Predicted 3D model of a 70-nucleotide RNA (transfer RNA) from a chicken gut metagenome. RNAcentral holds the sequence, with entries from MGnify. The prediction has a mean pLDDT of 82. Its Rfam family is "tRNA".

C1' cells in the first nucleotide's frame, strides 16, 4: 500500500440504522445434597478500542487515529 479484525473478566453474536445492547462460560449469592460435583434460580459485570462527522435516532453510515492478524 491492500484485506480482515477491535462489543462483557474469556469466546462470541447482533450489519437493509429503530425500545438508552445480548447468548454461553467464568464470578457472586440462593435452592437443592451429610457435604462437594452436577443441575435449577437469580444478580453483578459493557459510554461497543479513541476523537470527530451525519441523522430524530449510530454497535450498525462517512473522516481520521490506535492495537491486533495477514
Nucleotide at each position: 500500500g491492500c484485506g480482515c479484525u477491535g462489543u462483557a473478566g474469556c469466546u462470541c453474536a447482533g450489519u437493509u440504522g429503530g425500545c438508552u445492547a445480548g447468548a454461553g462460560c467464568a464470578u457472586u449469592c440462593g435452592g437443592u445434597u451429610c457435604a462437594u460435583a452436577c443441575c435449577c434460580g437469580a444478580a453483578g459485570g459493557g459510554u461497543c478500542g479513541a476523537g470527530g462527522g451525519u441523522u430524530c435516532g449510530a454497535a450498525u453510515c462517512c473522516c481520521c487515529c490506535c492495537g491486533g492478524c495477514g